[in-house]
RNA sequence: AGAGUUUGAUCCUGGCUCAGAUUGAACGCUGGCGGCAUGCCUUACACAUGCAAGUCGAACGCGAAAGCGGGGCAACCCGCAAGUAGAGUGGCGAACGGGUGAGUAAUACAUCGGAACGUAUCCAGUAGCGGGGGAUAACCUGUCGAAAGAUAGGCUAAUACCGCAUACGACCUACGGGUGAAAGCGGGGGCCGCAAGGCCUCGCACUAUUGGAGCGGCCGAUGCCGGAUUAGCUAGUUGGUGGGGUAACGGCCUACCAAGGCGACGAUCCGUAGCUGGUCUGAGAGGACGAUCAGCCACACUGGAACUGAGACACGGUCCAGACUCCUACGGGAGGCAGCAGUGGGGAAUUUUGGACAAUGGGGGCAACCCUGAUCCAGCCAUGCCGCGUGAGUGAAGAAGGCCUUCGGGUUGUAAAGCUCUUUCGGCGGGGACGAAACGGUACGUGCUAAUACCACGUACUAAUGACGGUACCCGCAGAAGAAGCACCGGCUAACUACGUGCCAGCAGCCGCGGUAAUACGUAGGGUGCAGGCGUUAAUCGGAAUUACUGGGCGUAAAGCGUGCGCAGGCGGUCUGUUAAGACAGGUGUGAAAUCUCCGGGCUCAACCUGGGAAUUGCGCUUGUUACUGGCAGGCUUGAGUGUGGCAGAGGGGGGUGGAAUUCCAAGUGUAGCAGUGAAAUGCGUAGAUAUUUGGAGGAACACCGAUGGCGAAAGGCAGCCCCCUGGGUCAACACUGACGCUCAUGCACGAAAGCGUGGGGAGCAAACAGGAUUAGAUACCCUGGUAGUACCUCGCCGUAAUACGAUGAGCACAUCGGUGUUGUCGGGUAUCGACCUCCUGUAGUGCCGAAGCUAACGCAUGAAGUGCUCCGCCUGGGGAGUACGGUCGCAAGGCUGAAACUCAAAGGAAUUGACGGGGACCCGCACAAGCGGUGGAGCAUGUGGUUUAAUUCGACGCAACGCGAAGAACCUUACCUGGGUUUGAACUGCGGUGGACAGCUCCAGAGAUGGAGUGUUCCCUAAAGGGACUGCCGUGGAGGUGCUGCAUGGCUGUCGUCAGCUCGUGUCGUGAGAUGUUGGGGUAAGUCCCGCACCGAGCGCACCCCUUGCCCCUAGUUGCCAGCGGUUCGGCCGGGAACUCUAGGGGGACUGCCGGUGAUAAACCGGAGGAAGGUGGGGAUGACGUCAAGUCAUCAUGGCCUUUAUGUCCAGGGCUACACACGUGCUACAAUGGGCGGUACAAAGGGCUGCGAUACCGCAAGGUGGAGCCAAUCGCAAAAAGCCGUCCUCAGUUCGGAUUGCAGUCUGCAACUCGACUGCAUGAAGGUGGAAUCGCUAGUAAUCGCGGAUCAGCAUGCCGCGGUGAAUACGUUCCCGGGCCUUGUACACACCGCCCGUCACAUCACGAAAGUUUGUUGCUCUUGAAGUGGCUGAGCUAACCGCAAGGAGGCAGGUCACGACGGAGUGGCAGGCGAUUGGGGUGAAGUCGUAACAAGGUAGCUGUAGGAGAACCUGUGGCUGGAUCACCUCCUUA
Repeated sequence: AGAGUUUGAUCCUGGCUCAGAUUGAACGCUGGCGGCAUGCCUUACACAUGCAAGUCGAACGCGAAAGCGGGGCAACCCGCAAGUAGAGUGGCGAACGGGUGAGUAAUACAUCGGAACGUAUCCAGUAGCGGGGGAUAACCUGUCGAAAGAUAGGCUAAUACCGCAUACGACCUACGGGUGAAAGCGGGGGCCGCAAGGCCUCGCACUAUUGGAGCGGCCGAUGCCGGAUUAGCUAGUUGGUGGGGUAACGGCCUACCAAGGCGACGAUCCGUAGCUGGUCUGAGAGGACGAUCAGCCACACUGGAACUGAGACACGGUCCAGACUCCUACGGGAGGCAGCAGUGGGGAAUUUUGGACAAUGGGGGCAACCCUGAUCCAGCCAUGCCGCGUGAGUGAAGAAGGCCUUCGGGUUGUAAAGCUCUUUCGGCGGGGACGAAACGGUACGUGCUAAUACCACGUACUAAUGACGGUACCCGCAGAAGAAGCACCGGCUAACUACGUGCCAGCAGCCGCGGUAAUACGUAGGGUGCAGGCGUUAAUCGGAAUUACUGGGCGUAAAGCGUGCGCAGGCGGUCUGUUAAGACAGGUGUGAAAUCUCCGGGCUCAACCUGGGAAUUGCGCUUGUUACUGGCAGGCUUGAGUGUGGCAGAGGGGGGUGGAAUUCCAAGUGUAGCAGUGAAAUGCGUAGAUAUUUGGAGGAACACCGAUGGCGAAAGGCAGCCCCCUGGGUCAACACUGACGCUCAUGCACGAAAGCGUGGGGAGCAAACAGGAUUAGAUACCCUGGUAGUACCUCGCCGUAAUACGAUGAGCACAUCGGUGUUGUCGGGUAUCGACCUCCUGUAGUGCCGAAGCUAACGCAUGAAGUGCUCCGCCUGGGGAGUACGGUCGCAAGGCUGAAACUCAAAGGAAUUGACGGGGACCCGCACAAGCGGUGGAGCAUGUGGUUUAAUUCGACGCAACGCGAAGAACCUUACCUGGGUUUGAACUGCGGUGGACAGCUCCAGAGAUGGAGUGUUCCCUAAAGGGACUGCCGUGGAGGUGCUGCAUGGCUGUCGUCAGCUCGUGUCGUGAGAUGUUGGGGUAAGUCCCGCACCGAGCGCACCCCUUGCCCCUAGUUGCCAGCGGUUCGGCCGGGAACUCUAGGGGGACUGCCGGUGAUAAACCGGAGGAAGGUGGGGAUGACGUCAAGUCAUCAUGGCCUUUAUGUCCAGGGCUACACACGUGCUACAAUGGGCGGUACAAAGGGCUGCGAUACCGCAAGGUGGAGCCAAUCGCAAAAAGCCGUCCUCAGUUCGGAUUGCAGUCUGCAACUCGACUGCAUGAAGGUGGAAUCGCUAGUAAUCGCGGAUCAGCAUGCCGCGGUGAAUACGUUCCCGGGCCUUGUACACACCGCCCGUCACAUCACGAAAGUUUGUUGCUCUUGAAGUGGCUGAGCUAACCGCAAGGAGGCAGGUCACGACGGAGUGGCAGGCGAUUGGGGUGAAGUCGUAACAAGGUAGCUGUAGGAGAACCUGUGGCUGGAUCACCUCCUUA
């Protein structure tokens, strides 16, 4: 510090996710030791048991038991001392310490200040401590009660209680005065006394009072969570006066008076929460948290209350009420672990009913000492942090085993073993601490004092005291001995292979893996990371600049309010003076300790502990400075405004008026149509329409001018002409005011269209509606009508929109550009008689192009989206949703404000390359058109589908499957079926064993395979042993498979397409994907060529080269040829010839080369000449990068899987040839351009020895007999046919057509039954030119005619070739199909066979509404009225004081009033739960209906509003461009 994830790729925006650190954690697996620390986060749920607050005999009265002594036989009695245990009176403490975080959003806390207070104990000072009195508990005797306890009578003490005296100081005061205390105890010593005791003294207490310290109470300022879908709250409320009350100020309380107080700087209400030092994280700023430790607060079963006290409204006190638990004799009682342990419960989850007061601290005490679950220790737990160990060195035969393997090896791996060492920790044995010094004792000194007592303090010596603990630590002994796991290994992210599994099982933090070769699941081997732990889950911060103060944005990604005015608020020109609030500087107080941090120290180190410093960014006080901001005061004129004078204008309101047009009415003329559409129909019209003429009525809107023109504060908006009223702008010059300004939350006003209310008005248009069309349907688009409505008027609502859009808030300033229009206006110049006009400059508007700069890009660009400042509004992933609920506005429609659950990993912007478009431009092709002939109808052939079957083997499926693989299924082929055999196998091969030549032939059984029997014979080398070849059988490696996967593959092929394209290097441009080149202008069959150009070149394709054909020449002349010569049986037959044809070798020829024209002078095109051939002459071969997971595992090859007495192999028979049907491709026809018969011409190219087979003979024929010739330019197949000549048929189901069937044959073959071809005779079907639709062909082509070949025993209408005869037409590119290039739009990229919307149906999830029901909380009004406090009363009761007494003072019980908790009733608010039913929403591999959107998406889309409709949606009205295309206008650029 970043990374993954939206896309085909890119940049950006933006969310989601990861890597880090952390935790009072939990869970899973694992677990050696030690140190330090932590340990109920949940039910402030309920608690058994024990302990957690006592102490003092030096305040007081009692006082056992036990002990000692005496008596008594004993029971027992008496005495003594300790005044012990024990309770009681009294004092101090119990208000600390310990726990918890429920409540509390301020009576809290933090920081800083303040004045009107209290204070036990402690310290310092001053002054005292005299003299009396009456009770009471304990105790004793009773009574009641189960108990707890209560009660009556009697006795008694005090440092308990009460008077009196005294009063320095204290308090009150009317300034005269008045009021108010106390307690003793202990010690030794001195003096006195017989003693009791007294006096003095010391110590500790006590009283009054002053001051201090510490502690506490109170007040103020500042800070302190969320919600405005909580906006108003408040009657003791705010203030005053009097009174009361308190320790103290105060509405703290009360009476009266006034009407205030708080709140947008967020009152009130609701929710949540103890606060802080700090902790975690972070670079910081921040964010989150508030366990342990420390400070403060609050609470103590829940609610209320006071008492005591220095202090409490009191955790281990009291009273009352409530809930709960326990005891009970049912009458009554008892209790409060949020102290330490512990129990139950809850929960994912949190420890021992331990030891000790040894230390530290606390309470009491003079002290010893006692108490102390505070505390110190121990125990449990890997809960965290830190440290140590599980060994070290050597060791290659790179052992064995495991795993992988290309079978060679690699890896585990120096790892192990082996050898040499060491001994931490653990184990055993031995030693053994620090923490402990005070208090005490002794001695000395000082103080007190009369004192060497006592006491206090100091010094020296010294006894005792340790829970932890026989612990830390040290020494010794033995022995590598007892001690390693967890997660991960697709990317992020370090680490890879095998097997298993087969969209299953499973994984997953995100992206995503798994459908038979998974580095992603499971296991193994190996590896990586961390390590006494490792992972997972949860949670916080970080990364996240993803709430942006530091540090973001708003044209199109989310985001500028529709617009203006404007209060508060924020900000504000220039000069001077003053002030010193902000600001800055110095000083000072505080900012607890701990923490963090720096430097040291102590545990062997570390964690940990500890000393000192720094820091604590803050707040207060104080001194100073005055530039800036603010305040105050006074000026200035440039910001702003006012006046004077012009100018332009659809600016606003009101009134009047005009013509054109539509419609309607009346009348005339006139006759059959009009209207409407893609085409029609509905509609109107013979009752006279439309048309036309005249007249009239009525409403609405204002053609041309008219314009990227004008006006308006702004937006909505504003248009005939005239008049009236009226607002603003701008220009020029001068004068005036003197900062009067800018922005603007809340607020107010305006605000298209639609819509609403009232009354008018109503011509045209027109939601709804009706009808007609279209359509599969058509609730639409189109047509005919038509109502609200529109206008329009009146008054009033609504308040919205892609209006307020420039998708761009308002204002001001700045700058290095510039160009060019246009509107208004001032000035100047030129010109002119003058005006118009032209040019220049300034200013105010309004457009376009463009530099810098900015921007993700597109683009913006002085009217910014540039650079700055001020203020306002708004945004924070997509969906849910601008929805729900609440509030508010509205007559309503609805508007404004405006969530959540849930769900996804994207949604989105700009640009790029493609693809696509019922987008555009250009171009090509038998693509259309123009023609010729077909198919589709018939019969047959053949292939396919389907069906059938035991099997009808398999493959091929739009073009690009279907006379295709198959260039030829009777057996074979053959892969299929049935049946019969066989198992190392039919074929191949290695090794071992054994036997033998192998072979051939014969016979038997059998359908055959096969089996059996027989016959037959003995290979080669070698001297021999033996070896070799071949072969039968047995065994073992292993064969075989037309079994599966063409979606694992190679190879081959089809197709777009013989279309003209497809790319690369360097350079350049762009952030980038990419672009450029390859686009453009011409031109070509062509990315063929030329020109231009940030390109320059190159490659694969095109073309050329190759074959063939067309012309000529040369060479050669048999088997071919024959002009001339001779012969002839008249046949190139012979002699001969080498001319010609031909054959087959080699050359030539054609290149836009020449001429003219067009064109840019180029490329090229048009025409011409010559030529056999002319513009690639014709034909062929040749097929770029790629596309279709195209085809083929059945040609072959091949990975994987499957099979192995079978899915292999052999054999016989059957099947592939089936047949209601459908389709493709063909053949033959339907006839006279024909058919039959007779005669008669002319080819080319082929093949031939298992062959072609002549002449001849036989047969009607197929064919047969026979075998000359030929291995073929020699012989044969071989007859070419159409054609030509002649003749018959004469338009008919025929002398057309030949299917079908019968009979008889021929040939091939082992065999023609299933199932061959051909022949003869007989039979003579359909068919009379073929619907919709569709195919081929542009010249030697179509059409037509025959010939040959491959395959092949036989079988051809198919296929591949060959020649004969031989046309028609092409104006042209609008349209259909396919293709190329450029451009444009795109929501497509699996690329239009794309994407995608809504209803309905099903499943599921969360949410809203809902009659109601239920719970909690709270306001108000009543009611009730415990305890307690206060007031009043107090007839009853009553020790201290007064009084001789009677009585009084005072007190108490009781009564009553006020306040008052719980409770009760009623009525509201808020919040939650449930809820029949209902509403929409989300999600869900293959449901239904349509096709709304994306291309002009087939009616451009979107939008506010209104109506309608199964649904997407449709229609009206107004608006927008975020609409394609074409044309025109304007503007700009260039010439």

The RNA shown here (small-subunit ribosomal RNA) has 1535 nucleotides and comes from an uncultured bacterium. The coordinates come from a structure-prediction model, not an experiment, and the mean pLDDT is 82. The RNAcentral record of the sequence draws on ENA.